[in-house]
RNA sequence: GGGCGAUUAGCUCAGUUGGUAGAGCAGGCGGCUCUUAACCGUAAGGUCCAGGGUUCGAAUCCCUGAUCGCCCACCA
Numbered sequence: 001g002g003g004c005g006a007u008u009a010g011c012u013c014a015g016u017u018g019g020u021a022g023a024g025c026a027g028g029c030g031g032c033u034c035u036u037a038a039c040c041g042u043a044a045g046g047u048c049c050a051g052g053g054u055u056c057g058a059a060u061c062c063c064u065g066a067u068c069g070c071c072c073a074c075c076a
Base pairs, nucleotide, nucleotide: 001072002071003070004069005068006067007066010025011024012023013022019056028042029041030040031039049065050064051063052062053061
């Protein structure tokens, strides 16, 4: 220098024919229990890496950039 992949909740990850963003775990609250754990219930939690563009509408399509990973090449 070139190619590919990843980036979504605190963590691990879903979510493609573009149509108002989800699960599990963790944490909160409640129940159960003498208490804790386990178990059960419940509510909350997000600028979907950043900035632009297309569109009535973008996590999803296009462009640029950032970080991480893998592969290839180059250099004296």

Predicted 3D model of a 76-nucleotide RNA (transfer RNA) from a Candidatus Altimarinota bacterium. The RNAcentral record of the sequence draws on ENA. Rfam family: tRNA. Rfam links the family to the GO term triplet codon-amino acid adaptor activity. Its mean pLDDT, the model's own confidence on a scale to 100, is 80. NCBI's taxonomy places the organism under Bacteria, Bacteria candidate phyla, Candidatus Altimarinota.